[in-house]
RNA sequence: AAAAACUCCGCGGAAGAGUUCAGCCGUAAAAAGCUGACGCCGAAGGCGCAACCGCCCCGGAAACGCUCAGGCCCAAAGGACCGCGCGAGAGAUG
Numbered sequence: 001a002a003a004a005a006c007u008c009c010g011c012g013g014a015a016g017a018g019u020u021c022a023g024c025c026g027u028a029a030a031a032a033g034c035u036g037a038c039g040c041c042g043a044a045g046g047c048g049c050a051a052c053c054g055c056c057c058c059g060g061a062a063a064c065g066c067u068c069a070g071g072c073c074c075a076a077a078g079g080a081c082c083g084c085g086c087g088a089g090a091g092a093u094g
Stems, first nucleotide, its partner, number of pairs: 006089003009085005018038001020037005039072003045068001046066003052060003
């Protein structure tokens, strides 16, 4: 001087489930929005069990499960995860 894993940032990809009913608001009429009811989804988050792992007292643990939260025409937003970045940090010293 510097690599990989890791964290953040930027870009791209990214599923599932209600054009449900009633009321309010709004409008020329609608749509969107809000509230309630019933029915659904799992891939923000959260919680639970556990294969497994560890420094084995105790901890860490899923894309499995629950659906509190969130979401449910299209769209927008969000989105685990994946890819890219001579972006940042760290590694992280020598």